[in-house]
Context: one part of a larger RNA
RNA sequence: UUACGGCUAAGGAACUCGGCAAAUUGCUCCUGUAACUUAGGGAAAAGGGAGGCCUAGAGAUAGGUUGCAGAGAAUAGGUCCAGGCGACUGUUUAACAAAAACACAGGACUCUGCGAAUUCGCGAGAAGCGGUAUAGGGUCUGACACCUGCCCGGUGCUGGAAGGUUAAGGGGGGAUGUUAUCGCGAGAGAAGCAUUGAACCGAAGCCCCAGUAAACGGCGGCCGUAACUAUAACGGUCCUAAGGUAGCGAAAUUCCUUGUCGGGUAAGUUCCGACCUGCACGAAUGGUGUAACGAUCUGGACACUGUCUCAGCCGUAUGCUCA
Numbered sequence: 001u002u003a004c005g006g007c008u009a010a011g012g013a014a015c016u017c018g019g020c021a022a023a024u025u026g027c028u029c030c031u032g033u034a035a036c037u038u039a040g041g042g043a044a045a046a047g048g049g050a051g052g053c054c055u056a057g058a059g060a061u062a063g064g065u066u067g068c069a070g071a072g073a074a075u076a077g078g079u080c081c082a083g084g085c086g087a088c089u090g091u092u093u094a095a096c097a098a099a100a101a102c103a104c105a106g107g108a109c110u111c112u113g114c115g116a117a118u119u120c121g122c123g124a125g126a127a128g129c130g131g132u133a134u135a136g137g138g139u140c141u142g143a144c145a146c147c148u149g150c151c152c153g154g155u156g157c158u159g160g161a162a163g164g165u166u167a168a169g170g171g172g173g174g175a176u177g178u179u180a181u182c183g184c185g186a187g188a189g190a191a192g193c194a195u196u197g198a199a200c201c202g203a204a205g206c207c208c209c210a211g212u213a214a215a216c217g218g219c220g221g222c223c224g225u226a227a228c229u230a231u232a233a234c235g236g237u238c239c240u241a242a243g244g245u246a247g248c249g250a251a252a253u254u255c256c257u258u259g260u261c262g263g264g265u266a267a268g269u270u271c272c273g274a275c276c277u278g279c280a281c282g283a284a285u286g287g288u289g290u291a292a293c294g295a296u297c298u299g300g301a302c303a304c305u306g307u308c309u310c311a312g313c314c315g316u317a318u319g320c321u322c323a
Base pairs, nucleotide, nucleotide: 002317003316004315005314006313007312008311010309011308014307019304027051028050029049030048031047036041038143052065053064054063055062056061066070078302079301080300081299082298083297084296085294086293090102091101106141107140108139109138110137111136112135118127119126120125144289145288146287147286149219150218151217154216155215156212157211158210159209160208163207164206165205169201170200174196175195176194177193178192181188182187220238221237222236223235224234247281248278259275260274261273262272263271
């Protein structure tokens, strides 16, 4: 010097992105315990007291006694308040991320009638399943409570079959080559063979017609108006498939923004409660709440402390010097 450990006057988070780290708490018994709540919890809530030994006593207990200290060492929860997210126990990036991500019970849609759908395999065959719609597959949401609005124009999916379009195939009008023959010649040209091929008949699909949003998705603008002002319940107009309902809202979403007001602080870009001007919330890509839970994230308080004011001392190991 470095690492690890021990102690520290007065103060006690002034440190710092942040109480990170450390300290506090810790056991048993008695007592006592709030909001909230899904009535189970919350809860070891919080808070308070006792704890050794000797004598007496059946015991409760009483008296005595000792140390700085009696759960005498070791092991051994700090607590509370408010909010975000996720209901919960669980799972995850083996070796930088444990979470608000994944899963989950519950909810919904959809496919599937069994030789099922779906999946693997060229196939035989196998899984599904020695199961049978209270079953199996796929997708979304994610306990519970209250709910889940409008739009089917686009894209999907399902159903429909009148018409339009339409492949292979069928069909062969005709055309061309060749030449028996005819013709003085130019030329014409049967049958056959060969090449080509028009109408017309042709399924699904697409066009078309409906349905369907817990399918993919979407959910307006301008102008005027009330007897102060302001605002606009009201009116006009344009566009749309329909113009965002309930609820929530500067939010894990708010750019302007440290919005404004209130609370907390001596002082608060964070935090909590409101307001609504939502750049650019919004209803199973779920909306809003929510007890319990969380090595989660954010803000605050008490206790506690070398985190700090501000540093000092001690120990072990190492470094250094000498042998």
Model confidence (mean pLDDT): 88 of 100.
This is a predicted structure of a 323-nucleotide part of an RNA (large-subunit ribosomal RNA, domain IV) from a Bacteroidia bacterium.